RNA sequence: ACCGAUUAAAGGCUAGGUUGUCGAAAGACAGCGGCGCAAAGCUAAAGGGCCUAAAACCUGCAAGGGGUUAUGGCAGCCAGCUACCGAA
Numbered sequence: 001a002c003c004g005a006u007u008a009a010a011g012g013c014u015a016g017g018u019u020g021u022c023g024a025a026a027g028a029c030a031g032c033g034g035c036g037c038a039a040a041g042c043u044a045a046a047g048g049g050c051c052u053a054a055a056a057c058c059u060g061c062a063a064g065g066g067g068u069u070a071u072g073g074c075a076g077c078c079a080g081c082u083a084c085c086g087a088a
Stems, first nucleotide, its partner, number of pairs: 012037002017032006035076001041081003047078002049074003056068004
């Protein structure tokens, strides 16, 4: 110098909930909060999977009805890429 498990050290992120805003919704952003996380960092047609269904289309005598569908979302579902410290 390189590799390196666990435990440490330095730190980091932030689930549920809640307040406000945006959104049709899923969900996102900010404050409080902290279930947990060794990648809970980044990546969303161009890997898979999941959620929503405004518009559109189909259906129904009709109904605030039903169905299909992402160009809308989820990275704390898997996956890809990158990464701190570091015993023997």